[in-house]
RNA sequence: AUAGGAUAAAGCCACACUCGUUGAAAAACGGGGUCGGAAAACCACGGGUCUUGUUUCCAGUAUCUGCAAAGACAGCCGGGUUGCCUCU
Numbered sequence: 001a002u003a004g005g006a007u008a009a010a011g012c013c014a015c016a017c018u019c020g021u022u023g024a025a026a027a028a029c030g031g032g033g034u035c036g037g038a039a040a041a042c043c044a045c046g047g048g049u050c051u052u053g054u055u056u057c058c059a060g061u062a063u064c065u066g067c068a069a070a071g072a073c074a075g076c077c078g079g080g081u082u083g084c085c086u087c088u
Stems, first nucleotide, its partner, number of pairs: 003088001004086002012037002017032006035075001041081003045078003048073005058066003
C1' cells in the first nucleotide's frame, strides 16, 4: 500500500422512548437514553419512502384525489468523497 474485519484495544456515533426548542407537517437541533453501527462521517446524483401550510399548471364535477412543485430521510438501497484501529 492492497484485500479482508477478530470473542482484540483505544476512542467515536446513537434507534425506540423521554424532556426542551423550532417547523403546517414529514422532520431537525440540544439534554437524557442505548437498539444497533467499520463508515450509523459527508454529498439528495439514481431508485425508494414520508410530508402538504403557502404559491402555480394540468386532469377528474371537486373544498378532494392524482400529477407537478417544494420540503424531509445519508440509521432504506445503489453511487461519489473522505476516514480510526488492526488479528490475518